[in-house]
A computed fold for a 72-nucleotide RNA from Anaeramoeba ignava, annotated as transfer RNA.
Its Rfam family is "tRNA". Rfam classes the family as a transfer RNA.
Model confidence (mean pLDDT): 84 of 100.
RNA sequence: GAGGAUGUAGCUCAAAGGUAGAGUGCUGGACUCAUAAUCCAGAGGUCGUUGGUUCGAAUCCAACCAUCUUCA
Numbered sequence: 001g002a003g004g005a006u007g008u009a010g011c012u013c014a015a016a017g018g019u020a021g022a023g024u025g026c027u028g029g030a031c032u033c034a035u036a037a038u039c040c041a042g043a044g045g046u047c048g049u050u051g052g053u054u055c056g057a058a059u060c061c062a063a064c065c066a067u068c069u070u071c072a
Stems, first nucleotide, its partner, number of pairs: 001071007010024004018055001026042005048064005
C1' cells in the first nucleotide's frame, strides 16, 4: 500500500427494514438465626462516527475511525 472480518447494556453475545433483547454483573425485596444458593422486581443503550436510500434503518449503501486478519 491492497483485500477481508468485527464494532449493540459494565462484560459475553442475539436481533435478515416496522417501538432494541438474553445470559452474567449491579440495585432493591422475598426466603434464612446469618451467609451462599434460589425466587421476584428494577435501573442501565444517542446500536463506533458522519452522510445517503426508504413512509420507516442496529439492519441496506458510501466515507471515515478503532481492533483483528490475509496479501504485497